[in-house]
The RNA shown here (SAM riboswitch aptamer (S box leader)) has 84 nucleotides. Rfam family: SAM riboswitch aptamer (S box leader). About the family: The SAM riboswitch is found upstream of a number of genes which code for proteins involved in methionine or cysteine biosynthesis in Gram-positive bacteria. The prediction has a mean pLDDT of 85. The model forms 96% of the base pairs in the Rfam consensus.
RNA sequence: CUUUCAUCAAGAGUGGCUGAGGGACAGGCCCAAUGACGCCCGGCAACCUGUUACGACAAGGUGCUAAUUCCCGAUAGAUGAAAG
Repeated sequence: CUUUCAUCAAGAGUGGCUGAGGGACAGGCCCAAUGACGCCCGGCAACCUGUUACGACAAGGUGCUAAUUCCCGAUAGAUGAAAG
């Protein structure tokens, strides 16, 4: 990168550093010097994993941590697991 399957109305900071953009894309609508994005720490627990009294628990691998995937559109996107 491609294919298949599953999920996407739950959950998660009044922290530190940095300093101007960000929410994938079009159109909207929003967030942002009362500090966005990113990184660190903290946290959450969707999938895998481990334990299990089968209710859950743990937090090792990914992932996530404004707004229903923010709304809407498309042959859309994201994440996990498996295969190539």